[in-house]
RNA sequence: UAGAUAUUAUUGCUGAAUCUGAGUUAGAACACUCAGAACGGGGGAUUUUAUUUCGGGGUGAAUCACGUUUGCUUUUGCGUGUAGGGCUUACACCUUUAGUCCGAACCCGCCAACUAACCUCGUAAGCAAAGAAAGGUGGGUAA
Numbered sequence: 001u002a003g004a005u006a007u008u009a010u011u012g013c014u015g016a017a018u019c020u021g022a023g024u025u026a027g028a029a030c031a032c033u034c035a036g037a038a039c040g041g042g043g044g045a046u047u048u049u050a051u052u053u054c055g056g057g058g059u060g061a062a063u064c065a066c067g068u069u070u071g072c073u074u075u076u077g078c079g080u081g082u083a084g085g086g087c088u089u090a091c092a093c094c095u096u097u098a099g100u101c102c103g104a105a106c107c108c109g110c111c112a113a114c115u116a117a118c119c120u121c122g123u124a125a126g127c128a129a130a131g132a133a134a135g136g137u138g139g140g141u142a143a
Stems, first nucleotide, its partner, number of pairs: 011128004018037006038123006048113001055111001056108004064081005084102005091138007
């Protein structure tokens, strides 16, 4: 000097997954418990529309198609695309262009359409390295 790893703090990203108060402790943070706010999900009338072994349904962007692996069929695996989704000008948002990444996983258990009142559940997990351009709206600042 460069790279890698670990910890702490700051900043930022996906996501609903954050904030406040009290308690426990000698005390602080964290953790745990309780309560509230906020955000998010499910169930649930009338009415209406459909659907039920080819079972059906939920969270989520994550759906669908083709090919290949196999002595044959099938499964698994792998590959190429794709509905759809995210990130990149670091105050926020919208539109366009360009680049790039994801396109999973899990749950309910024969059962649920929408749905007022009402009932009920969750507040996790995982990441990164100072960053492409143009137009517009709003905010902030002494500028």